[in-house]
RNA sequence: AAUUCGCCCUUAGAGUUUGAUCCUGGCUCAGGACGAACGCUGGCGGCGUGCUUAACACAUGCAAGUCGAACGAUGAUGACUGGGCUUGCCUGGUCGGAUUAGUGGCGAACGGGUGAGUAACACGUGAGUAACCUGCCCCUGACUCUGGGAUAACUCCGGGAAACCGGGGCUAAUACCGGAUAUGACCCUUGCGCGCAUGUGCUGGGGGUGGAAAGUUUUUCGGUUGGGGAUGGACUCGCGGCCUAUCAGCUUGUUGGUGAGGUAAUGGCUUACCAAGGCGACGACGGGUAGCCGGCCUGAGAGGGCGACCGGCCACACUAGGACUGAGGCACGGCCCAGACUCCUACGGGAGGCAGCAGUGGGGAAUAUUGCACAAUGGGCGGAAGCCUGAUGCAGCGACGCCGCGUGGGGGAUGACGGCCUUCGGGUUGUAAACCUCUUUCAGCAGGGAAGAAGCGUGAGUGACGGUACCUGCAGAAGAAGCACCGGCUAACUACGUGCCAGCAGCCGCGGUAAUACGUAGGGUGCGAGCGUUGUCCGGAAUUAUUGGGCGUAAAGAGCUUGUAGGCGGUUUGUCGCGUCUGCUGUGAAAAUCCGGGGCUCAACUCCGGACUUGCAGUGGGUACGGGCAGGCUAGAGUGUGGUAGGGGAGACUGGAAUUCCUGGUGUAGCGGUGGAAUGCGCAGAUAUCAGGAGGAACACCGAUGGCGAAGGCAGGUCUCUGGGCCAAUUACUGACGCUGAGAAGCGAAAGCAUGGGGAGCGAACAGGAUUAGAUACCCUGGUAGUCCAUGCCGUAAACGGUGGGAACUAGGUGUGGGUCUCAUUCCACGAGGUCCGUGCCGCAGCUAACGCAUUAAGUUCCCCGCCUGGGGAGUACGGCCGCAAGGCUAAAACUCAAAGGAAUUGACGGGGGCCCGCACAAGCGGCGGAGCAUGCGGAUUAAUUCGAUGCAACGCGAAGAACCUUACCAAGGCUUGACAUACACCGGAACAGUGCAGAGAUGUGCUGGCCUUCGGGCUGGUGUACAGGUGGUGCAUGGUUGUCGUCAGCUCGUGUCGUGAGAUGUUGGGUUAAGUCCCGCAACGAGCGCAACCCUUAUUGUUAGUUGCCAUCAUUCAGUUGGGCACUCUAGCGAGACUGCCGGUAAUAAACCGGAGGAAGGUGGGGAUGACGUCAAAUCAUCAUGCCCCUUAUGACCUGGGCUACACACGUGCUACAAUGGUUGGUACAACGAGUCGCAAGUCGGUGACGGCAAGCAAAUCUCUUAAAGCCAAUCUCAGUUCGGAUUGUAGGCUGCAACUCGCCUACAUGAAGUCGGAAUCGCUAGUAAUCGCGGAUCAGCACGCCGCGGUGAAUACGUUCCCGGGCCUUGCACACACCGCCCGUCA
Repeated sequence: AAUUCGCCCUUAGAGUUUGAUCCUGGCUCAGGACGAACGCUGGCGGCGUGCUUAACACAUGCAAGUCGAACGAUGAUGACUGGGCUUGCCUGGUCGGAUUAGUGGCGAACGGGUGAGUAACACGUGAGUAACCUGCCCCUGACUCUGGGAUAACUCCGGGAAACCGGGGCUAAUACCGGAUAUGACCCUUGCGCGCAUGUGCUGGGGGUGGAAAGUUUUUCGGUUGGGGAUGGACUCGCGGCCUAUCAGCUUGUUGGUGAGGUAAUGGCUUACCAAGGCGACGACGGGUAGCCGGCCUGAGAGGGCGACCGGCCACACUAGGACUGAGGCACGGCCCAGACUCCUACGGGAGGCAGCAGUGGGGAAUAUUGCACAAUGGGCGGAAGCCUGAUGCAGCGACGCCGCGUGGGGGAUGACGGCCUUCGGGUUGUAAACCUCUUUCAGCAGGGAAGAAGCGUGAGUGACGGUACCUGCAGAAGAAGCACCGGCUAACUACGUGCCAGCAGCCGCGGUAAUACGUAGGGUGCGAGCGUUGUCCGGAAUUAUUGGGCGUAAAGAGCUUGUAGGCGGUUUGUCGCGUCUGCUGUGAAAAUCCGGGGCUCAACUCCGGACUUGCAGUGGGUACGGGCAGGCUAGAGUGUGGUAGGGGAGACUGGAAUUCCUGGUGUAGCGGUGGAAUGCGCAGAUAUCAGGAGGAACACCGAUGGCGAAGGCAGGUCUCUGGGCCAAUUACUGACGCUGAGAAGCGAAAGCAUGGGGAGCGAACAGGAUUAGAUACCCUGGUAGUCCAUGCCGUAAACGGUGGGAACUAGGUGUGGGUCUCAUUCCACGAGGUCCGUGCCGCAGCUAACGCAUUAAGUUCCCCGCCUGGGGAGUACGGCCGCAAGGCUAAAACUCAAAGGAAUUGACGGGGGCCCGCACAAGCGGCGGAGCAUGCGGAUUAAUUCGAUGCAACGCGAAGAACCUUACCAAGGCUUGACAUACACCGGAACAGUGCAGAGAUGUGCUGGCCUUCGGGCUGGUGUACAGGUGGUGCAUGGUUGUCGUCAGCUCGUGUCGUGAGAUGUUGGGUUAAGUCCCGCAACGAGCGCAACCCUUAUUGUUAGUUGCCAUCAUUCAGUUGGGCACUCUAGCGAGACUGCCGGUAAUAAACCGGAGGAAGGUGGGGAUGACGUCAAAUCAUCAUGCCCCUUAUGACCUGGGCUACACACGUGCUACAAUGGUUGGUACAACGAGUCGCAAGUCGGUGACGGCAAGCAAAUCUCUUAAAGCCAAUCUCAGUUCGGAUUGUAGGCUGCAACUCGCCUACAUGAAGUCGGAAUCGCUAGUAAUCGCGGAUCAGCACGCCGCGGUGAAUACGUUCCCGGGCCUUGCACACACCGCCCGUCA
C1' cells in the first nucleotide's frame, strides 16, 4: 500500500418518427477487445503468439528405450605366449573384454497431441471410505534354508513370394516349479473395552493357510514377509453451472429384499427367487447444443459473452467391440475380432493408422521450418560412465498482438520558386525548403567479447543459442512515412470535373448545372510503422429492469368465479436455534488480477513478498426478527339471534294491449310505399270500419344518473323451491379457521351446430322494384333459415371502467338506494344530526408523457396471480389438445422496414356546427354563347410566320398604333478592334461638304473644295493589342417592378402570467360596427403594421380677384360688338360647413342603433389615390440592372427583299345588326373634358364627296378643332330578308408617305351575303348606377370597332340569407402538414 461501515475512488452521451412538442419505442454511432482475415503502406529491436475450417487423407524422416554389475552365447582392436617359415606373413593357446540378436528385469499407463464424444459425480467446491488399492521412494521389525525340471538363443531339417511359421536336438539365469521354517500377515473361534450402525481396538487366548536368488575387491546394490509414511489412484455423497413443454408422462434389472457370483472395494455390478415398486411440473423422459474449471474480454457494479496460448481435471487415438499383461491400461507410436480406406502380392496371403515434431495434398478468408542441440530444466534405464528424449532449450518464417526506438536537432524571410485559391490587393503551403551550424540513436563497417556451468570426471574437458547480447572505434543527415477522414453525429474547406449519370452511404441521407456528402487537386484533421475495412463479443441498452422497467389511452389485466399445489400471513407466552448475526479453525493449487519492491538502459516481459480469492465445511457464542414445536387471546375470518331491500336464479299457472290470419256484417275504388316512384295487394270487393274466433311472441305507463347478480346478464302478475347481500346490540359462540391462486373445475351475450316441437311479428340468404356510369348496397315490396320452447354442443365479443384480487393509510363538498341510532314530536308523519353498506358528480394534496385519476385512485405502501418487450409477416404456418362441423386454445420462422405508436399544439381541410359579410345567390335590367366583320390566342402551315403572357390572376395582354424603319425572325450580299465606349503604341491626315461612275443597296472607286493651336495638343483615318458587342440560356441563381387573395380585417411584438414543452393568454367572451370600429367584462398591461382620419376631386356658401370670363340696371349695336359695371354665372386662391353636435326612443346609465329637427349635404355624403404580415419557386434576364454559363471573320454589326398581315379549323374580347321604342328625308335645341406652330385652321372658291386652291386668326378662358348626338317638330316607309342589315366584290377617285403589290385609311357609284333575338352554359350592374347617345385625347407621316377620359338622356329591383361561389371570427373532428388537387386501399401492368 492493496482491503473497507464510512471518507476516497467509480457511474457521460448523440443522431433518427413531427410543421413544431412531450412521451413511448426500435434502429444507428462514438469505447474496449480479438488465435483474426482483407486493402494500401512498411526502418529496427525485445517479449509473446500462429489450422478457429476436414476428429479429412497422409509420402518421407525422426518422436521409448535402457541394463553385459541377472543369463547362456558371440568374442573385435589389443596384450602375453607357441608353431611354420618366403622376416612379416600364416596358424594355434591364454588373458582381456569391444559389440550385440536372444532369455530376463525395469520402463513403455509418464512426457507430447486433440476436443470427436459427453448434460454426466464429466467438471468445480466441500465432505466421507469403520467399503479400498498404491511399482519405484522414505522410516521401521523379522528373514534370505534346501531341491527340481524345462526353454529361447544356437544347430539340423522343412514350408512360404513375403510377413513369418513348423518339427528334431543342446543349454543358462534375478525365468519357472516343489519342500522346510515363521512374527503383531490372512482366515475361523473366543474374552474385555470402544463406536450411531455395518464394525473396530487390546502387538489378548486357541486353531488353520502361505516364502527367498544371487552378483562385486569392499562399503554397496538386491530379494521375501509385516507395520507406518509419502505419492498417485478408486468409489460414494451434499451443493453449483446450457436451451427447449410445439418433449408430460418415463421405467422391467426397472425400485427394494434374500441367497449366490464377481471386484482392490461398496453396490442390480451380475444372476436365481420374492415383493411392486422407483422417478416426475422444485421439469422426469425425449430433442438440440456443448469438453469442465482456474481464468480471458467487457462492465461503475450486478451482470453478459468466451474457455486460443499458460495451468488443473476429464475424454479420445482410423470407426466399433473385446480382453491379455501389469502396481497401474481395457493401453496414441501393444494384442485379437469386425468394418471402411490405403499399400504390397507369385492371388494363396500379408502390411498400415501423424488429434507426437517437421512436412504433403485437400478444405478454407486464413495460420509457420521435412532447422540446431541435448549446453540448461526435466524424464526413462543403468552402480556408474553413459545411452535415449521433435519433452524441452534455441534458431527460422508472419507488423498476428503488446512494448520500446528511429526516420534528425538548432538557426534561417526576399516570407524564394513551384502548386492551390483570389474580392487581383493578396492569402496559403511556410521556417517548410534552399542556406549555415551541430549531433550520430538505429541500420552499416572494423576490433574486443560474455553471464547463462550447476554437475560429471583421476584428469583432460564440456554452450545448441553464437562470434549473439554488450563494449570500443569509424564515416556521413547520410539508408528509413504512410493510412484514413474533412455534411451532422465527429476534430478537419476550398477549387475544378460530373449533372438522379458516374458514384457515396454506419444512421439521417447526398447527386436532376454554382455538390464543404460523388471523382480529382490544394489545404486541413486524426493516428502513426502502421492506418483503414470486414467479422465476432461486451458496453452504451434502465432495450429482460435483483441492483434497475412497465400494463386506463403507447406493447401489456386472463370474460367471470370457485378452488389444489405453492407463495404470503393477526396478537401473546414458553421452548428449539433451521434461517439470521458474530468470533475462531480448515480449505479456497500455482499462474492470473491489485499493491509494495527487485532484474533486463526504459517499457512490454519477468522474479520476490503481500492483498484478494466475495465460496464451502467445521466449531464456540447471541436469539430481537422470520421459521419449527407447545400453550393462550380476540381486533382478521366465520357461525348463531333479530330485522330488511331487490327485474338474483329455477319451475308451474295466469292477464291485458298490439300485430297478423280466419269467419261474418257495413261499404266502394283504390290501398300501400317513397326524396320521387315502381314492384306488390284490390271489382273474384282490398284499404277503412264493426263483431266473433285462432295463434305466437314481447311485456307500454311505473322507469330513474334507480335496484340485484361473480361476470354474461336480469322487467306483466301469482304461487312453490332456492342462492347471495346489508344492518343492529352494553349481543352469544369458534379461536387465525385468513389472502392470493400455476395447473384444474364450473358459469359464460349474440351468432352457429344436432334432435324434436313451434312459428304471429321481425328477418341473413334469395326474388322483384327503384337509385346509379355500374349498385351483387343504402330505399321499397315479398321472403327461407333463424329469432321462441326442450335437450345436448360451441366457448368466443369494443366479454370495456379498455383499470386483476385482497389489506391498510391519505382534505372536503353535494346527490341518490338500503339499514339503524340520537334529538325533536303526547303519538304517527315531516324535520335536524350521527353511523354502516352500496352507487354517481365536483374537487385538494399527490400521481401522470399529457389527457386525466383523485377515500369506488391511475395517490402512499404490503401480499399473490396474469401479461408486455419495435412495425409488418401473424394471432398466421406446422405440431399438439378440444369440437359433429364452423372453428377454438397453445403458437413460431424466413423475409422486410426505420420507423410503427400515444397525448397534446398550431395550421389547413370537412357533402361538421354557430355567427357575419360581398352583385355571392335571390329580385331585376342589359348582354355573351347563333350571324357577318374587327382584334388576340391555340393549332396546323411556312425559308421565316421573332419573343414573352396560359384557370380565376394568359387570350383589343407587353403593343399609347408591324407598308420601309420599328424588328428581335427568314433568304441573299458584303464587314471583322468592329455600328457603340475607354486606354496604349506606331504611321498619317483636318473633320467634312459638293459631285461622277458601278451596284438591289450596304459598299467600292474617282474628281473638286477645305483646319485651329498657347506647339503640350484638339479633331480624325489606318495598323496592332487590351477589349467592345449579344432582344443568346437560366425569372427554379437574383435586384427592382407588377399581378393575386383583397381595401378582406386582419398580422404581430415587449413585459407579465399559465404550460415539462410545442405553445397559450393578450387577439377569446357579451354587445356593436364598413372595420381587431368602439364599449363592457377578463391575468393581463401596453405597443407596432393595417382600419379610420390627414391628401385630391365633386356637391353648398362666404370672401378676395374681375381678363381673354359674365351682363341685372344705363347707353349702343346685326352680334357682350363697344362704353360701362363686377351684382349674377364662371374661373381659382383662402375660408366656413357635418361632429351622431341637438331632440326622442331602444340598449346596461355604455358603445351604439332607430326615428326626427335643422341643413346644400346625415351618419365613412359620392368618387379617387392609398394595398398590413404573408401566399402562389405567380409574371418579367425582351424596359432596366445583374451572378454564372455560352458565341467572338459570329449567337456581333450593316444592307436589300420577304415575314410578324398567310388559313381546313377551335376559343376569348369587341363592333354592326336582325328592325316600327325603328329606318330614311327635312327642319330645329342643349354640353363637358380636352388638343393645337413640322400644328389647329375660320372664311371664301372648286368638287356629288373624300378632298383640293387661296387665306384671316391663334403658342390660345381671346383664335381654331366645334355643326355635339340621342332629343324635339314634321313627312315617308307598314312587317317584308324589306327603304331592315350592311358583309363581299367591281369601277372611278382622294390623302399620307422615297414607296400603299404582298400590306394603309377615306370617298362616290354599283353590288347587296349571313342574319328574323340565338342550345347547353355563362357575364356585368344597386343610382346619376345599368342601359343608351355622341364628343375629346394619347400613340401617330398615315392608319382605332381597341384604350384613356368627357358630358347628354336616364331606369328597374333587393322578400330575404335556405342554397351556389369567395371571404372573416368562434367551435368541433382529423390517420392531412408539398396541408383534400391531401392521405390512402384493392386489382392489373
A computed fold for a 1389-nucleotide RNA from an uncultured bacterium, annotated as small-subunit ribosomal RNA. The RNAcentral record of the sequence draws on ENA.